[in-house]
């Protein structure tokens, strides 16, 4: 940055698709390692369990336990004494008080539970953002400063008691304390009421200072250090209420509003207000979009973009809102309060049924929902919050962990050498080539990362203590050892390719589609390669490319888009010069634009992501101070070039409304006059009117409607429009002169207003026309097109409708940009003055330059160049529909959508084909003849049909007597049936033999066998050639498939004239020119002209033959003269004729004419031929996927004891039919016989032509000169001439078919040759509709040769003999050239393609 896709090709227009970033992301496949972020986008669902907000005993009073300490001392008692009752008693030490101490948890109290954390349901609003404002306000705890703190009071829960209840939680009655309440007193300062003074303020007022009255404080504790409290003022932080600007769709939401909008009063409040009430007035808001309906947190900022801009608002920041859901307060500095109350609901849960609890959108966590989104973790070490003097609690903020590839960043899977280019895999043209230095293998380590490991072991924490994280990053020995994937890709857009299998099947697939119907680079697999890489794809949503909503940056004639026309409102814009203003504009300070974010620089995690620091920026926004060019503005005073406007003076006009009145036609009606048709037209006909007198003619007369010729790309008009004439009233424009206004202009959404024809309403009117209808024709039908008829309508008055291809498909207005040339309507000037030039305003064409445009084309009447203002368009259909809403009497008009579907839909030019388009021209195409097919009979091909098989190809011209120049076997490829498997053919390896072959011989079959017999060559003697036999495997063979994979060949269009290149110019290209045009020609043959100018296949010449004729040459030819003979037989000649080699002639040369002084053309001489003299070979580029794998050659695919090979026999010959091409005939221009005489040409020939001679009716046999051919032989040419005879008949026309008896070739003639005699003697009397050949030696007509070939022509292919007719001519048919036109067709008219039955 752009690509793909509309067509055969281009250009444009226009949609649709790709290529790139991006994500809170999902799904498949796969997944070493770490940093660092991120993790319910769905159900603001419902929630089990824990945790998330407490602290203070330095407020304050009971209360338990514990330990010390004093005291008082039950009890027991060592030990002594004893009257034995018992005393005395060191000692332990109950329990009780009392005092100190830390602690415990409930209670009063005080501080915080307004903060931190979650969510995005609400909200289109001062919620948000940006600037500002409070002279209209609050403010705990902090921080400064001033001043204070006296002296009293009465109560409460805890506590105990009684009592209610299933509990929650209460009731009651008694005692008790404080920094818990409650007076009193003190008041610098505050409040507050009242008057004053000064100074400021936009206003209300504010602010200082002085007076009087009035009103309101405090708490204490103590470890004595402190810590608390009271007013008050100031800051600080924080919150509150106002403002201007900005903030999404939708008009198929146009009107909304009663507290609604103001005022005055009085309530409320921290303050301001309709905030709230009470009365008064009747406002407010909206097209600058009000209200109403849909969505949706806002932003800082992410993503994308080159920017403008367009999407989003997750994390992280600032803000609002919300806490189940509605509402309401209370406390309190702060709340109408997430883990506070209290009331309704709706849920869930306890209950003793009376009645109670409860809120995860706090961290985990669990159900649901979904495509999808994690642990019921660890610590208070660190940031930081509350408490509290402080230790210290508490802390799911936070710090960290753990899951997840969900993202961004780094890093690892080694590294160097290694050719025999291993193996193995794909492949292959079988050599080889990929894979690939890739591997092995060797040498290596800064051996990173993980893993396994002894040990050591952090920062992050400060003078000290304190470590969750973590025994974690880091350091540490050894081993290359553990670590690549991808449902991505590989026709083209896109970087990369080959093989098998598959066969419009399975599949692909973002767009082309468009790949796939046997060779698939497009499916599937495999091998290669590409690409990305711990990733890859795909889906999905966003921005890009899309200037494809155009502000930057589009457009509107034909591609999608100018309203039908004017008038004019709001609005938008706006001439010339000047002064002032400074709103816009410009410039400079100054505030703010929060951090993060962006982008620089630079720092330090080994780098990176990530982060830390600086300055930049953050294009804003307000404030101030300035400049005045430009727009503006509100001006101020001007001015005339725009626009208007009087007055004179004109011309010109289908401009409009209304009225009278005119000639020509129709139609009726009347009356004459006349007699049978009229009438109807593409070529016919019917319906129809008419003997009751039409139609025609002549006269009178009614009626309605429209106005011929002038009449002109002329005129008017804003458009729809407007046409005999005359009369009167009226709109505009324009030409002249130049006076006044002084910008009064332009455009113009809504509005109004006119607006063809058609249709409605109501009443007239109705001549011709004429929708609907009818009725006759056409036609397969014919609810048309033609025809008779005809009602609505069409004309007039009123009134509706409000559309048209309402076009110039071109809104309106202003200025500027060469020219020619016509018309209209004025004017001015000049002249040689029936007029002509020149200049000029206003109108209407045509051509053109610049310039525009995709082109066609505009081109001063622009679609150029610029401005201003309206309209409208954003792919095709769906659709100008549906739904609503407005209008309308109705028809309907107006505004105007989705679903869905398509990948083009279109414009304008190209080149072809194509037209029942034109124009010119050609051709045995026609049209003038001339003979035919088409009916029979018959032969021959094809189809059909049969069949064991009728072997296969060929199918309009261009298949069908074709391949076939000849199927009894062979041929043959079919079919039965039998045989053979390296094989009938080939080439190569091994053994064996020395022959094989070929000939005999026996034997034996249909074929393929078996035994004999006879048989090699060179040699250094090893063995080599050869050729047989056997075997192996490689091959071999296939007329098996595909001619739609192919060469080669060849039909055809067409011996038509044409088909094309270089270079050059024209065009944005396709292409075009050349090659068109004038003439001419068979001919793109030739002049000439000309953006052309040359060439090159074609064409025509060069070949062949034939027609004249000259030399040479003369045997096998010929015979004129001389001999000679039966005979050109001989000898002689070579003159003629012939033969075959060289020549030579025909070139529009020559003469006259037409033509353009051409090319050419008519005409003539001259000549054996005269205008390419006759033929013939010769076939441009190219069409048809023509034909041909069955000549041949061949890719692939198929068979290999068969789809190959061999043999026999059968078939290709079949027979109800149908069609092609021939033969032969229908007869007298004939048949048939005789006699009798001619007259060719061009072939052929040794496995052969055969002659004479003899048989035989005959075919033919037998014999076998002659000739490898100008020699001899086929070989007789026939029709023809002449004579005889039939006498129009199914015949003395015709020969088919059969019957017998022969021949010929052949191993063989039965399926199945062909000849001949003898007999039979069918059908057929000249052919329906249609349809072929032929233009001179031609058609027709006769007959002869050949090739194939043992033997078979009526086919083929070549010879000659005889020999016409007829072309006036370019209207039809066919075909075929060249121009040009139309075009929606390009597989090209056998095309597309709408309806409609079915």
């Nucleotide at each position: 940055a752009g690509a793909g896709u509309u067509u055969c090709a281009u250009c444009c227009u226009g949609g649709c698709u790709c290529a790139g970033g991006a994500u809170g992301a999902a799904c498949g496949c796969u997944g070493g390692c770490g940093g660092c972020g991120u993790g319910c986008u769905u159900a603001a669902c419902a929630c089990a369990u824990g945790c998330a907000a407490g602290u203070c005993g330095a407020a304050c009073g009971a209360g338990g336990g514990c330990u010390u300490g004093u005291u008082u001392g039950a009890a027991a008692g060592c030990g002594g004494c004893u009257u034995c009752g018992g005393c005395c008693a060191a000692u332990u030490g109950a329990a009780g008080a009392c005092a100190a101490g830390a602690c415990c948890g409930a209670g009063u109290g005080g501080c915080g539970g307004a903060c931190g954390g979650g969510u995005g349901a609400g909200u289109a609003a001062c919620g948000c953002g940006u600037g500002g404002g409070u002279a209209a306000c609050c403010u705990g705890c902090c921080u400064a400063u001033c001043a204070c703190a006296g002296g009293g009071g009465g109560a409460u829960a805890a506590c105990a008691g009684u009592u209610a209840g299933a509990a929650a939680u209460g009731a009651c009655u008694g005692c008790u304390a404080a920094u818990a309440c409650c007076g009193c007193a003190u008041a610098a300062g505050c409040a507050u009421a009242c008057a004053g003074c000064a100074u400021c303020g936009c206003a209300u007022g504010a602010u200082g200072c002085a007076g009087u009255g009035u009103g309101a404080a405090a708490a204490g504790c103590u470890c004595c250090g402190a810590c608390g409290g009271u007013g008050a003022u100031a800051g600080a932080u924080g919150g509150a209420c106002c403002c201007g600007c900005g903030u999404c769709u939708g008009a198929u939401u146009a009107g909304c509003u009663a507290g609604u909008u103001g005022g005055u009063g009085a309530g409320g409040u921290a303050a301001c207000g309709g905030c709230c009430c009470a009365c008064c007035a009747a406002g407010g808001c909206g097209a600058c979009g009000a209200u109403c309906a849909g969505u949706a947190g806002c932003c800082g900022a992410a993503c994308u973009g080159a920017g403008a801009g367009g999407u989003u608002g997750a994390c992280c920041g600032g803000c609002c809102a919300c806490a189940u859901u509605g509402g309401g307060a209370c406390u309190g500095a702060g709340a109408c309060a997430c883990g506070g109350c209290c009331c309704a609901a709706a849920c869930u849960c306890c209950u003793a049924c009376g009645g109670g609890a409860g809120g995860c959108a706090g961290c985990a966590g669990u159900g649901g929902g979904g495509g999808a989104u994690a642990u019921u973790g660890c610590a208070c070490a660190a940031u930081g919050g509350g408490g509290g003097a402080a230790a210290c609690c508490c802390u799911g903020a936070u710090g960290c962990a753990g899951c997840g590839a969900c993202g961004c960043c780094g890093c690892g899977u080694g590294a160097g050498u290694g050719a025999u280019g291993a193996a193995g895999u794909a492949u292959u043209u079988c050599g080889g080539u990929a894979u690939g230095u890739a591997a092995a293998g060797u040498u290596c380590u800064a051996g990173u990362c993980a893993g396994c490991a002894a040990g050591g072991g952090a920062a992050g924490a400060u003078g000290a203590a304190u470590g969750g994280u973590g025994g974690u990053a880091c350091c540490g020995a050894g081993u290359a050892a553990g670590a690549a994937g991808c449902g991505c890709c590989u026709g083209g857009c896109u970087a990369a390719c080959u093989a098998c299998g598959u066969g419009c099947c399975a599949g692909c697939a973002g767009c082309c589609g468009u790949c796939g119907g046997u060779a698939a680079u497009a499916c599937g697999u495999a091998g290669g390669g590409g690409g990305c890489a711990a990733g890859c794809u795909u889906u999905a949503u966003c921005c890009g490319g899309a200037u494809u909503u155009a502000c930057u940056g589009u457009g509107u004639g034909u591609a999608a888009a100018g309203g039908g026309u004017g008038c004019g409102u709001a609005g938008g814009u706006g001439g010339u010069a000047u002064g002032g203003u400074a709103a816009g504009u410009c410039a400079g300070a100054a505030g703010u634009g929060a951090a993060a974010a962006c982008g620089c620089a630079u720092g330090g995690c080994u780098c990176a992501a990530g982060u830390g620091u600086g300055g930049g920026a953050c294009u804003g926004c307000u404030u101030u101070u300035g400049a005045a060019a430009c727009u503006a503005u509100c001006c101020a005073a001007a001015c005339u070039a725009g626009a208007g406007u009087g007055c004179c003076a004109g011309g010109a006009g289908g401009g409009u409304a209304a009225g009278g009145g005119g000639a020509a036609a129709u139609u009726c009606c009347u009356a004459g006059u006349g007699u049978a048709g009229c009438g109807g037209g593409g070529a016919a006909a019917a319906u129809g009117g008419g003997u009751a007198g039409a139609u025609u003619u002549u006269a009178g007369g009614a009626a309605g409607a429209a106005c011929a010729c002038c009449g002109g790309c002329g005129g008017c008009g804003a458009a729809g429009g407007c046409g005999g004439c005359u009369c009167a009233c009226u709109g505009g424009a324009u030409u002249g002169u130049a006076a006044c206004u002084g910008a009064c202009a332009c455009u113009g959404a809504g509005g109004c207003a006119c607006g063809a024809a058609a249709g409605c309403g109501u009443g007239g009117g109705g001549a011709g026309c004429a929708a609907a209808c009818a009725g006759g024709a056409u036609u397969a039908g014919a609810u048309a097109c033609c025809u008779u008829g005809g009602u609505a309508g069409u004309c007039c008055a009123c009134g509706c409708c409000g559309u048209a291809a309402a076009c110039g498909a071109u809104g309106a207005a202003u200025a500027c940009u060469a020219g020619a040339u016509g018309u209209u309507g004025g004017g001015a000037g000049g002249c040689a003055u029936a007029g002509c030039c020149u200049c000029u305003c206003g109108g209407u064409g045509u051509c053109g330059c610049a310039g525009u445009u995709a082109a066609c084309g505009c081109a001063a009447u622009a679609a150029g160049u610029a401005u201003u203002c309206c309209a409208c368009c954003u792919g095709g259909g769906g659709a100008g529909u549906a739904c609503g809403u407005u209008c309308g009497c109705a028809a309907g008009a107006a505004u105007g959508a989705a679903a869905c579907u398509c990948a083009a839909a279109g414009g304008a030019a190209u080149u072809g084909a194509c037209g029942g388009g034109g124009a010119c021209c050609c051709g045995c195409a026609c049209a003038a003849g001339c003979g035919g097919u088409g009916g029979a009979g018959c032969a021959u091909g094809u189809g059909g049909u049969u069949u064991a098989a009728u072997u296969c190809g060929a199918c309009g011209c261009a298949a069908c007597g074709c391949g076939a120049a000849g199927a009894a076997c062979c041929u043959u490829a079919c079919c039965a049936g039998a045989u053979c498997u390296u094989g009938a053919c080939a080439u190569c390896c091994c053994u064996c033999u020395g022959a094989c072959c070929a000939u005999c011989u026996a034997u034996g079959u249909a074929a393929u066998g078996u035994a004999g017999a006879c048989u090699c060559u060179c040699u250094u003697c090893g063995g080599a050639g050869c050729a047989g036999a056997g075997g192996u495997g490689a091959c071999a063979g296939g007329u098996g498939g595909u001619g739609c994979a192919u060469g080669g060949u060849u039909g055809u269009c067409g011996u038509c004239a044409g088909c094309u290149c270089g270079u050059g110019u024209c065009g944005u290209g396709a292409g075009a020119u050349g090659u068109u045009g004038g003439g001419u020609u068979a001919a793109g043959u030739c002049c000439c002209g000309c953006a052309a100018c040359g060439a090159g296949c074609g064409c025509a010449a060069c070949c062949c033959u034939u027609g004249u004729u000259g030399c040479c040459a003369g045997u096998a030819g010929c015979c004129a003269u001389c001999a000679u003979u039966a005979a050109g037989u001989u000898g002689g000649g070579c003159a003629c004729u012939c033969u075959g080699g060289c020549g030579a002639g025909a070139c529009u040369g020559c003469c006259g004419g037409a033509g353009a002084c051409a090319a050419u053309c008519c005409g003539g001489a001259g000549g054996a031929a005269g205008g390419u003299g006759g033929g013939g070979a010769u076939g441009a580029c190219g069409u048809c996927a023509a034909a041909u794998c069955a000549u041949c050659a061949u890719g692939c695919c198929c068979c290999u004891u068969a789809c190959g090979a061999u043999c026999u026999g059968g078939g290709c010959u079949a027979c109800a039919c149908a069609c092609g091409u021939g033969c032969u005939a229908c007869a007298a221009u004939g048949g048939c016989g005789u006699u009798u005489a001619a007259c060719a040409a061009a072939g052929a020939g040794a496995a052969g032509c055969a002659a004479c001679c003899c048989c035989g009716c005959g075919a033919g046999g037998g014999u076998g000169a002659g000739c490898a051919a100008a020699u001899c032989u086929c070989a007789a040419a026939a029709a023809c001439a002449a004579c005889g005879u039939c006498u129009c008949a199914g015949u003395u026309c015709g020969g088919a078919u059969u019957g017998c008896a022969g021949g010929c070739u052949g191993c063989a003639a039965c399926u199945c040759g062909c000849c001949u005699g003898c007999a039979u003697g069918a059908a057929g009397c000249u052919g329906g509709a249609a349809u072929c050949g032929c233009u001179a030696g031609u058609a027709a007509u006769c007959g002869c040769g050949a090739a194939u070939c043992a033997g078979c022509a009526u086919g083929u292919c070549g010879c000659g003999g005889u020999g016409a007719a007829u072309a006036c001519g370019a209207a039809c048919c066919c075909g075929g050239g060249u121009c040009u036109u139309g075009c929606a067709c390009a597989c090209a008219c056998c095309g597309c393609c709408g309806g409609u039955c079915a």
Predicted 3D model of a 1398-nucleotide RNA (small-subunit ribosomal RNA) from an uncultured bacterium. Its Rfam family is "Bacterial small subunit ribosomal RNA". Model confidence (mean pLDDT): 81 of 100.